């Protein structure tokens, strides 16, 4: 100097003045009244406010009770209010490396799939081929022997493929093969290290029957539903609005006996429980029609934030101290001027002039994450080149 990789911070002009908008506090005037006006002062869009993908706080549904179905997660140990998030580690994969990625439990419970190619895609029937030791037939040959075939042996060589009966090497064999051996791999047992997932060492064994579960499935764990347009209060108005459906049997039809019925309870089914109804003029369910769409609240002090120190590898936690940072409701935070800074153009390179204000992008109950979009600055690490 270049290329790469991991992390942190800021958030686009700065200062000053004038005017304007919203909220809080506090005065003055006004009003029945924070009703209206006005003075002073304080505060006023984000790191993602986006997506609505997870988790919660909070609210309602009587309990949110049990189970199934359904959905979600899936190495180990921690953090957290919780999570599908984060931290550390293990295993596997990628990279020369710093580092990055993983939908990481089970294929011997069962079912299913592996196109095409290939002989064959898993208890896997040998295409091309290799062998002729052993058995047998034929031909040639004086003999030794040679050739071909049958019956056989092989899965090492070639081919196909993402994947083809563990890999490399040596020996051995008729030719081959874990057939034998060495190393690696695998299985079983044991020692040591580690909280653990696992790691490492040793012994024994020639040991083998692929992959896919981001296929159905099995196993373990988690999950009630809906959501601030939740919900609460006030005021006002309407049309006690209309219609349909339906809740056991017998008898002597008064009543009695037997039976235990129907509905509601915020995804589906069953059980439990609570409430309502029962000889239907009724609890409900469905359809049609009408009124209201106003105001207040929820609505901002929080699992909040900043700092020193301590604990922890870290995520994070603890003590102490400081700080208070929008609450709008058709939706507020803007406009103008001057100086400085930066950018572009003209100018001669100065002086000067003109224009611009830097990416992604605007809260709507709140918070912890994830994902996506994007401008600038800083720090660490890896590799290459050059110089000293």
């Nucleotide at each position: 100097a270049g290329a790469g990789u991991g992390g942190g911070c800021c958030a686009a002009g700065g200062c000053a003045g004038c005017c304007g908008c919203u909220g809080g506090a506090u005065g003055u005037u006004u009003u029945a009244a924070g009703u209206a006006a006005u003075g002073u002062u304080c505060a006023g869009a984000g790191g993602a406010a986006a997506g609505u993908c997870c988790g919660a706080g909070c609210u309602c549904c009587a309990c949110a009770g049990g189970a199934c179905a359904c959905g979600g997660u899936g190495g180990u140990g921690g953090a957290u209010a919780a999570c599908g998030u984060c931290c550390a580690c293990c295993g596997g994969g990628g990279a020369a490396g710093a580092c990055c990625c993983c939908a990481g439990g089970g294929a011997a419970a069962g079912u299913g799939c592996c196109a095409c190619a290939g002989a064959a895609a898993a208890c896997a029937c040998a295409c091309a081929g290799c062998c002729c030791a052993a058995g047998u037939u034929c031909g040639c040959u004086g003999u030794c022997g040679c050739g071909a075939g049958c019956c056989g042996g092989c899965a090492a060589u070639g081919g196909u493929g993402a994947a083809a009966a563990g890999g490399u090497g040596a020996g051995g064999u008729a030719a081959g093969a874990g057939c034998u051996c060495a190393c690696c791999g695998c299985a079983u047992c044991g020692g040591c290290c580690g909280u653990g997932a696992g790691g490492u060492c040793g012994a024994u064994g020639g040991c083998u029957c692929g992959g896919c579960a981001a296929a159905c499935c099995c196993c373990a764990c988690c999950g009630g539903g809906a959501g601030c347009a939740a919900g609460g209060c006030c005021a006002a108005a309407u049309a006690a609005g209309g219609g349909a459906c339906c809740a056991g049997g017998a008898u002597u039809c008064a009543a009695u006996c037997c039976a235990u019925c129907g509905g509601u309870a915020c995804g589906g089914u069953c059980c439990g429980u609570a409430c309502c109804g029962c000889u239907a003029u009724g609890a409900g369910u469905c359809c049609c029609g009408g009124g209201u769409a106003g105001g207040c609240u929820g609505c901002u002090g929080g699992a909040g934030u900043c700092g020193c120190c301590c604990c922890g590898c870290a995520a994070g936690g603890g003590u102490c101290g400081g700080c208070c940072u929008a609450g709008a409701u058709a939706a507020a935070u803007g406009g103008c001027u001057g100086c400085c800074u930066c950018c572009g153009c003209c100018g001669a390179u100065c002086a000067g002039g003109c224009g611009g204000a830097a990416a992604c992008a605007g809260a709507a109950c709140u918070c912890g994450g994830c994902u996506u979009a994007c401008g600038g600055c800083c720090c660490g690490c890896u590799c290459u080149c050059u110089u000293u």
Predicted 3D model of a 388-nucleotide RNA (Bacterial RNase P class A) from an Actinomycetota bacterium.